[in-house]
Transfer RNA from uncultured Ruminococcus sp., 84 nucleotides, folded computationally.
The sequence was found in a public genome assembly.
The organism belongs to Ruminococcus, within Bacteria.
Rfam family: tRNA. By type it is a transfer RNA.
Its mean pLDDT, the model's own confidence on a scale to 100, is 81.

RNA sequence: GCCGCUGUGGUGAAAUCGGCAGACACAAGGGACUUAAAAUCCCUCGCUGGCGACAGCGUACCGGUUCAAGUCCGGUUAGCGGCA
Numbered sequence: 001g002c003c004g005c006u007g008u009g010g011u012g013a014a015a016u017c018g019g020c021a022g023a024c025a026c027a028a029g030g031g032a033c034u035u036a037a038a039a040u041c042c043c044u045c046g047c048u049g050g051c052g053a054c055a056g057c058g059u060a061c062c063g064g065u066u067c068a069a070g071u072c073c074g075g076u077u078a079g080c081g082g083c084a
Base pairs, nucleotide, nucleotide: 001083002082003081004080005079006078007077010026011025012024019067028044029043030042031041032040046057047056048055049054060076061075062074063073064072
């Protein structure tokens, strides 16, 4: 230098024919139960704004196609592998 694969919450990951982003599990926070704790059960758990109901944004980064993109296309970047 060329080619291939991979990059999604704090972590492991799912969504692969383009159609609610984060299922499910772990970790974390709050509550119930208990004399107290463990276990168990319930709720919350990306960011910003809002008292709130909600709204906007968010899949490595920047663009494009599309009514709609984690997914398709182009470029970039990081890791891994292969060739030279």